[in-house]
Guanidine-I riboswitch aptamer from Pseudomonas benzenivorans, 110 nucleotides, folded computationally. The source organism's lineage runs through Bacteria, Pseudomonadati, Gammaproteobacteria, Pseudomonadales and Pseudomonas. The sequence is in RNAcentral, with records from Rfam.
RNA sequence: GCAAUAGCCGACUAGGGUUCCGGCUCGCCGAUCGCAGGAUCGACGGGUGGCUGGUCCGAGAGUUGGCGACCUCCUUCGAGGUUACACGGCGGGAUAAAAGCCCGGGAGAA
Numbered sequence: 001g002c003a004a005u006a007g008c009c010g011a012c013u014a015g016g017g018u019u020c021c022g023g024c025u026c027g028c029c030g031a032u033c034g035c036a037g038g039a040u041c042g043a044c045g046g047g048u049g050g051c052u053g054g055u056c057c058g059a060g061a062g063u064u065g066g067c068g069a070c071c072u073c074c075u076u077c078g079a080g081g082u083u084a085c086a087c088g089g090c091g092g093g094a095u096a097a098a099a100g101c102c103c104g105g106g107a108g109a110a
Base pairs, nucleotide, nucleotide: 007067008066009065010064011063012062015057016056020054021053022051023048024047025046026045027044029042030041031040032039033038068083069082070081071080072079073078085105087108091103092102093101
């Protein structure tokens, strides 16, 4: 310097935004209450994620489970062990949108 292996899938979490639900707010229509200003409830529409939430996305370097692989023991059935280490931009991409998602164990660093 080059090649191969260091794996795959699921659940969850950190985190993320706003398609849908909900919240808040404004408008409009209807109903009820009130002498009235107006209040309450419901339907519809707009806005809002510096709205706690539900749905949703979600880690190579987070947790956990299963499978696989390798090694040892065993006549067989099976049993046990290992699966290490890991600092990291800018920028771009997808989705409704964003992110520790993907580009990416990248560029780069020691």
The prediction has a mean pLDDT of 84. Its Rfam family is "Guanidine-I riboswitch aptamer". Gene Ontology term of the family: regulation of gene expression. The family has 100 seed sequences and 1,509 matches in Rfam 15.1.